This is a predicted structure of a 451-nucleotide RNA (Bacterial RNase P class A) from an Actinomycetota bacterium. The sequence was found by an Rfam model in a public genome assembly. Its Rfam family is "Bacterial RNase P class A". Rfam classes the family as a ribozyme.
């Protein structure tokens, strides 16, 4: 210089001109009511309301506004009372309104660097990944291989011992076959086989004994705890609960289409059926409570305004505290509320990313040329053969260095041509997941170059 991988940000910018929504302010204009004056009365004026215009001012989609997976503000269901099932989460501690989330740790693995030790193994930073309670309460499941897949084996083998053979005149050793009994340290199978390295002991083996390692249980230290460290022992109890299941903890249920409020209009309409030993009562039973009707068809009438609608666990900025998420105070500040559903289009210029021409410079690779050199052929002069001296060929080989030409790659600069990611609020708000073309930037890491 570039490239990855993670994380953060930003994700088009200005001007003009038209043109939308919604608050505020002001203007007249028309309509309706109500007042008091003049006037016989029309008529003028005031207030108060509708409506539509006008004009001025502020404002007007995201980080995900997507999934609809969680958590709650809110609203309503008298039962949000007990209990069953159900159903989330699951190491510790903190943070939040809460939460399955966020932050710090512990602990497991994994990879890469370095260390210690004969080994088994262990230590240390880095970074990354965990669906992290329990497997002796019970069920269950591991295809195949393999003697044997959990209180689960002996297939080649090791080892004693007897028979019988090689085999002889006899025996002993050796070797072969076979039978009893020992054995699981060697080897195969497998992902995983009755702790591991080593050394001793043994008929031959085995925690049988040592020593050191992992694990498991007691006891002391440290820690708010998860856990850790030393010591002692007694040898040593596979995996798999994202399998069933036990355990701890938590959970009323619907949801803004929630739910209120005005105005209209119609048919308080017909048939069946349950029926107080019922029925209904915002997930499912049951008990408890309440309430007195409930279900099913077919018929009709509304589908219109209004509100809940946007000031919040809100934003920003500084200070405190605290490893940190984050609380606290202390200043400014109001930034969408549509309702078939609004923030648009058009012209210019800029910005980014891609390509394509040119211009000018860096690198860098080949070609000629120039420079020295080498030996070869050649022509010329000179010269006592031998030789000397200079010119041309093609070849090599080195590079101080300059020109030329060809390509490739890089930067600047101008000019053209295309493009500009993912993608629209609809009660809000705290996450988590998915999606995103490019820039900017922080940490790790790889590649080339150059000192």
């Nucleotide at each position: 210089g570039g490239g990855g991988u993670u994380g953060g940000u930003c994700g088009g910018g200005u001007a003009g001109u038209c043109g939308c929504g919604c608050a505020a302010a002001g203007g007249g204009g028309u309509g309706u009511a109500a007042g008091a004056u003049a006037u016989a009365a029309a008529u003028a004026c005031u207030u108060a309301u509708a409506c539509a215009c006008c004009u001025u001012u502020g404002u007007g989609a995201g980080g995900a506004a997507a999934g609809u997976c969680c958590g709650a503000g809110c609203u309503c269901c008298a039962c949000a009372g007990g209990g069953c099932a159900g159903g989330a989460u699951g190491c510790u501690g903190g943070g939040u309104a809460a939460c399955g989330c966020c932050c710090a740790g512990c602990g497991a693995g994994a990879u890469u660097a370095g260390g210690c030790g004969u080994a088994a193994g262990c230590c240390u930073a880095a970074u990354c990944u965990c669906a992290g309670c329990g497997a002796a309460a019970g069920u269950g499941c591991a295809a195949c291989a393999g003697a044997a897949a959990a209180u689960a084996u002996a297939c080649c083998g090791c080892c004693a011992g007897g028979a019988c053979g090689u085999a002889u005149g006899a025996a002993a050793a050796a070797c072969g076959u076979u039978c009893u009994g020992g054995u699981a340290a060697g080897g195969g199978u497998g992902a995983a086989a009755u702790g591991g390295c080593g050394a001793g002991g043994u008929a031959a083996g085995a925690g049988c004994u040592c020593a050191c390692c992992a694990g498991c249980a007691g006891c002391c230290u440290g820690g708010u705890g998860a856990c850790a460290g030393g010591c002692u022992g007694g040898c040593u109890u596979g995996g798999c609960a994202a399998a069933c299941c036990g355990c701890a903890u938590c959970c009323g249920g619907a949801g803004c289409a929630a739910g209120g409020c005005c105005a209209a209009a119609u048919a308080g309409g017909g048939a069946a059926g349950a029926g107080a030993u019922a029925a209904g009562g915002u997930g499912g039973c049951c008990c408890g409570c309440c309430u007195u009707u409930c279900u099913u068809c077919c018929g009709g009438g509304u589908u219109g305004g209004c509100c809940g609608c946007u000031u919040g666990a809100g934003g920003u900025a500084g200070a405190u505290a605290g490893g940190a998420a984050u609380a606290u105070c202390u200043a400014c500040c109001c930034u969408a509320g549509a309702u078939g559903g609004a923030u648009g289009a058009c012209u210019a210029c800029c910005g980014c990313u891609a390509u394509u021409u040119a211009u000018g410079g860096g690198u860098u690779a080949c070609c000629u040329u120039u420079g020295a050199g080498a030996a070869a052929u050649u022509c010329c002069a000179c010269u006592u053969u031998u030789g000397u001296g200079g010119g041309a060929u093609a070849u090599c080989u080195u590079u101080a260095u300059g020109g030329g030409g060809u390509g490739a790659u890089c930067c600047a600069u101008a000019a053209g041509u295309a493009g500009u990611a993912c993608a629209g609020a609809a009660c809000u708000c705290g996450g988590c997941u998915u999606a995103c073309a490019g820039g900017c930037u922080a940490a790790c890491u790889c590649c080339a170059g150059c000192c």